Small-subunit ribosomal RNA, 5' domain from a metagenome, 502 nucleotides, folded computationally. Its Rfam family is "Bacterial small subunit ribosomal RNA".
Context: one part of a larger RNA
């Protein structure tokens, strides 16, 4: 001296832009953070219109609950785990998957049984169950058809990195679909296959923490052979065989941590750090577990066990803020139970639309960066007053009265946006920013210091007392060092203390 997600002390007028639970991954009251689809489907109900005598039936459109899609694996949070292929980088996968997307190539035939909801009956305190009926599909099952897929087999060419890999070919097995809307051309779907892009997955060489008051460690341990799992290599797993790996270049074993990209410092080398935003990784009440799917071993799913809280009719049951706001509680400390989907993003949807604490605002907070402003020019009888004094004067000091002006921020009227992409309409921010006009110096300065380091002195008060203090060091009667004045330096909506870090 520079930093800071900062605390704390006096002080505090405004505005942009940022940022705000660093401790207890502690417990959590309310709301509200993921739905959407009727243009896959049967209803139930209710408007409105036709028909009909009436029951009742048809069209249209609303609303629901279900049955099916499809999304809910993204997004948001949070750092407890983790010294790890976890990250970071650089290669490799001839050992792999992959919805929806884009591009190509072909197809979409012809059947069946169900089943919720829904009626009817039963049981329940509640969750919720249970048995008979009968009815839909883009739900679900055969069947046929399938080059190019996939398995076996056989034959030829071509490359490579061993294990192989591609091109072309024959036999033989096996595997596909679904409609909807439109008068209708069509359009969305929907199947197999192939290629791209995204992305996931797996394997390695490097590289980044402390300890040796840890020196051994290791039995799926290390390999092999075969076998089973998996998308896919592989002790992944098991059955047998062999005895094997690692390790003073720190194995194992203890403590500490998410990695990064960046951040702060430092002239560099280096040190320190990893909050926001950004990639990646890990968890979702502790502990397993797997189901369902292209994708989870799944924060607002499901099971089981475990602590805790709730309700109960005592038989059972419900519940999981490290998502946004908010409460309680730890703590030196860390914000509103706000507004909108206007925009940008995401999910449904043919569209119109509907979700969307993601997001974009606003609110609180001098918490931190900038930026403005508290006037401006004149103005000596150098006024009163303070304070000092050698009593002559000095000094606050052009400082103030005063006088002329001037309008930035605050105030008041008036207009009044960009952001909207798009011909109409569509803004939450917001009657905000912004622009004119008006009144008015008026409503707007404080902290810290002053012995030397170190810019700034003097009087009073005390009297090793009270007290200061970063270091030397002040204080025991004339104290520039304490306390308080008046002056002065400093810095300024902030000053100063602590913590940490260079």
């Nucleotide at each position: 001296g520079g930093a800071c997600g900062a605390a704390c002390g006096c002080u505090g007028g405004c505005g942009g832009c940022g940022u705000g639970c660093u401790u207890a991954a502690c417990a959590c009251a309310u709301g509200c953070a993921a739905g959407u689809c009727g243009c896959a489907c049967g209803g139930a109900u209710c408007u409105a219109g036709g028909g009909g005598c009436a029951a009742c039936u048809c069209u249209a459109g609303g609303u629901c609950a279900g049955u099916g899609g499809c999304g809910a694996a993204c997004g948001g949070g949070u750092g407890c785990g983790u010294a790890a292929c976890a990250c970071g980088u650089g290669a490799g996968a001839a050992a792999u998957c992959u919805g929806a997307c884009a591009u190509u190539c072909g197809g979409c035939g012809g059947g069946g049984g169900a089943u919720a909801g829904c009626c009817g009956g039963c049981c329940c305190a509640a969750c919720g169950g249970c048995c008979g009926g009968g009815c839909a599909a883009u739900a679900c099952c055969g069947c046929g058809u399938a080059c190019g897929c996939u398995c076996g087999u056989u034959g030829a060419g071509a490359g490579g990195c061993a294990u192989c890999u591609c091109u072309u070919g024959g036999c033989g097995a096996g595997g596909a679909a679904a409609g909807c809307a439109g008068c209708a051309a069509u359009g969305c779907a929907c199947c197999g296959a192939a290629u791209g892009g995204g992305g996931a997955u797996c394997u390695c060489g490097c590289g980044g923490c402390c300890u040796a008051u840890c020196a051994g460690c290791u039995a799926g341990u290390u390999g092999g052979u075969g076998a089973g799992g998996u998308a896919a290599c592989g002790g992944c797993u098991c059955a047998c065989c062999a005895a094997g790996g690692c390790u003073a270049c720190g194995a194992c074993g203890g403590g500490u941590a998410g990695c990064u990209g960046g951040u702060c410092u430092g002239a560099g080398a280096g040190g320190a750090u990893g909050g926001c935003c950004a990639g990646c990784c890990a968890c979702a009440u502790u502990g397993g577990g797997a189901c369902u799917g292209a994708g989870a071993c799944a924060c607002g799913g499901c099971c089981c066990a475990g602590a805790c809280u709730c309700c109960u009719a005592c038989g059972g049951g419900a519940g999981g803020c490290a998502g946004c706001a908010g409460u309680g509680g730890g703590g030196a400390a860390u914000c509103u139970u706000g507004c909108g989907c206007a925009a940008u993003g995401g999910g449904c949807g043919a569209a119109a639309g509907c979700c969307u604490g993601a997001c974009g605002c606003a609110g609180c907070g001098a918490c931190g960066c900038c930026g403005c402003g508290u006037g401006u020019g004149g103005g000596a009888u150098g006024a009163a007053g303070g304070c000092c004094u050698u009593c002559g004067g000095g000094u606050u000091g052009u400082a103030a009265a005063c006088c002329a002006c001037u309008g930035u921020c605050g105030g008041g009227a008036g207009g009044g946006a960009c952001g909207a992409a798009a011909a109409u309409c569509u803004g939450a921010c917001g009657g905000u920013a912004c622009c004119u006009c008006c009144a008015a110096a008026g409503g707007a300065a404080g902290c810290a210091c002053c012995g030397g380091c170190u810019a700034a002195c003097u009087c009073c008060g005390u009297g090793c007392c009270a007290g200061c203090a970063g270091c030397c060091g002040c204080g025991g009667u004339a104290a520039u060092a304490c306390g308080g004045a008046g002056g002065g330096u400093g810095c300024g909506a902030g000053c100063g203390u602590u913590g940490u870090c260079c």

The coordinates come from a structure-prediction model, not an experiment, and the mean pLDDT is 85.